Notes: The RNA shown here (SAM riboswitch aptamer (S box leader)) has 101 nucleotides and comes from Loigolactobacillus binensis. NCBI's taxonomy places the organism under Bacteria, Bacillati, Bacillota, Lactobacillales, Loigolactobacillus. The prediction has a mean pLDDT of 83. The sequence was found by an Rfam model in a public genome assembly.
RNA sequence: UCUUUAUCCAGAGUGCACGAGGGAUCUGGCCCGUUGACCGCACAGCAACCUACCUUAGGCAAGGUGCUAAUUCCAGCAGCAAGUAGCUGAGUAGAUAAGGA
Repeated sequence: UCUUUAUCCAGAGUGCACGAGGGAUCUGGCCCGUUGACCGCACAGCAACCUACCUUAGGCAAGGUGCUAAUUCCAGCAGCAAGUAGCUGAGUAGAUAAGGA
């Protein structure tokens, strides 16, 4: 890097530093951001997967990855409803973990 499987409505922040954008991509929204966001570093925390342990569809721990605004922020396609703008489902893609190549 490619691929397979599973999950994605919960959970979790402070400091330093940078200085204008950011929320994966496209479109339309909406939101965050000089009261300093995002990214990076340090420490801390959470507990999704693997792993360890136990009385094993669960509990527990925090070793390996990971994560720490808003449902993957919402919608895009289809169905139902028909004065409501809601509900449900699918698909594409993305993210994370484990396995394989």